Context: one part of a larger RNA
RNA sequence: CUAUGGUUAAGGAACUCGGCAAAUUAGCCCCGUAAGUUCGCGAGAAGGGGUGCCUGCAUAAAAAGCAGGCCGCAGUGAAGAGGCACGAACGACUGUUUACCAAAAACACAGCUCUCUGCUAAGGAGUAAUCCGAUGUAUAGGGGGCGACGCCUGCCCGGUGCCGGAAGGUUAAGAGGAGGAGUUAGCCGCAAGGUGAAGCUCUGAAUUGAAGCCCCGGUGAACGGCGGCCGUAACUAUAACGGUCCUAAGGUAGCGAAAUUCCUUGUCGGGUAAGUUCCGACCCGCACGAAAGGCGUAACGAUCUGGGCACUGUCUCGGAGAGAGGCUCG
Repeated sequence: CUAUGGUUAAGGAACUCGGCAAAUUAGCCCCGUAAGUUCGCGAGAAGGGGUGCCUGCAUAAAAAGCAGGCCGCAGUGAAGAGGCACGAACGACUGUUUACCAAAAACACAGCUCUCUGCUAAGGAGUAAUCCGAUGUAUAGGGGGCGACGCCUGCCCGGUGCCGGAAGGUUAAGAGGAGGAGUUAGCCGCAAGGUGAAGCUCUGAAUUGAAGCCCCGGUGAACGGCGGCCGUAACUAUAACGGUCCUAAGGUAGCGAAAUUCCUUGUCGGGUAAGUUCCGACCCGCACGAAAGGCGUAACGAUCUGGGCACUGUCUCGGAGAGAGGCUCG
C1' cells in the first nucleotide's frame, strides 16, 4: 500500500450529487403518548423511569410486588435485538416484475363503468372429430378502459367507428335473351364469288338481382375534439361589457412554474449568515383538466424529495494499533 474488523482529543455533516458508509437506538416491566383519521388506526408515536445480588414480609412453591441492605465504571454486565420526528410528490393498501446492471410513481388489485353473449351462448384451441368456456346460464361468462375510499366526471355526433332504419341512388354472380358474328344444305353465277334456312359455336342490349356504400337518425366511462382579432370604466392599469370572423363545439368544476413552465434561478412569502433544490402563494397553463379520469385522502412504501433532533473518523485531519495479503529471504 490492498482489503477486513476495532479505537480516537476538540469539533459534529464543516464531507458529499446526496449523511453514501459508519455511528446512534435496541430485550423485558412500569409510566406516558400529539396532529390527523376511513374511529380500525396513527402507537413500540414521542418522552421518561426501572433492570444485578443478599435478607425480610407476603406466597403451597416460583415469578411478580413491598421494605431494608451489598458490590462494581458498567446489572437485557458477553452475543443476538427499532434511531426518531416534520413537510411534499407518486401509488390507496398486502402483493408482482426486467433469472444475470432497473423492485419503481411500472404490472396486478378489490371496486367503477362500457360492450358482447338466451345456451349447440359469446369467445377460444384444432384441417377435423372434439375440447375449453361449464357439468356454468345474464347476481353467469368473454372483451375494453379506469383503478380503495370521498367529492365529482362539463360542452361537441361535423369526420371515423359502432348501433338502428329502410323510401330513393349505386351495386356482383346468377336469371334473361333483343341484337350481332362464324360455319353451310340450298339458290344465283361459265368461273372467281355472292347470298344463305335449320342446327352447332362465339358474343350479347334491355329487364331482373342481396349485403355493402351513398342516404336518414342515434351513440363519448366509442376513436377523438374542446378558437381568433379589435374596442371599452371619471388617475393609471385592467376589462364585468360591446363588435367582428370562424367552428361540430370553443375547456365547465377542480388544479396550476406542476413527475406537465420553454422564457425560468418567473414574482412574492417561509426556511438558511448565504437556498437553480424544498414548502406556501400568485396565474402570464410555450404545451393541466375531468374513467389514456379531475381534485382530495387516514393507513401503507428497502420508492422519490426538502429541512430538523440524536449520533458519529463523512469531514477539519489525521493518529496510534490488530490479524491477513502484498514485499524480502528461503
Molecule: large-subunit ribosomal RNA, domain IV
Organism: Croton tiglium